[in-house]
RNA sequence: GGGCCCGUAGCUCAUCUGGUAGAGCACCUCGUUUGCACCGAGGAGGUGGCAGGUUCGAGUCCUGUCGGGUCCA
Numbered sequence: 001g002g003g004c005c006c007g008u009a010g011c012u013c014a015u016c017u018g019g020u021a022g023a024g025c026a027c028c029u030c031g032u033u034u035g036c037a038c039c040g041a042g043g044a045g046g047u048g049g050c051a052g053g054u055u056c057g058a059g060u061c062c063u064g065u066c067g068g069g070u071c072c073a
Stems, first nucleotide, its partner, number of pairs: 001072007010025004019056001027043005049065005
C1' cells in the first nucleotide's frame, strides 16, 4: 500500500429481504431479611464510530473518513 470482517446501552451481543432498537449481566427503587446476599416486582440508560448521499422512511443500501482484527504485498 491492497483485499475482507467488525464498530449498536457501562460490559458481552442480538436486531436475516429498509418501517417506532432489544436480551443477558451490571446500575437504581420496592418487596423479602435483624442486616447483607440470593430471589421476586418495577425502572432508568443508546439518534447505532464520525460526516455526507439515496428514500416518505436508514442500525440495515451507497460514498468518504476514523479505530480495531485478519490475510496478501
Overview
The RNA shown here (transfer RNA) has 73 nucleotides and comes from a Candidatus Buchananbacteria bacterium. The coordinates come from a structure-prediction model, not an experiment, and the mean pLDDT is 82. The sequence was found in a public genome assembly.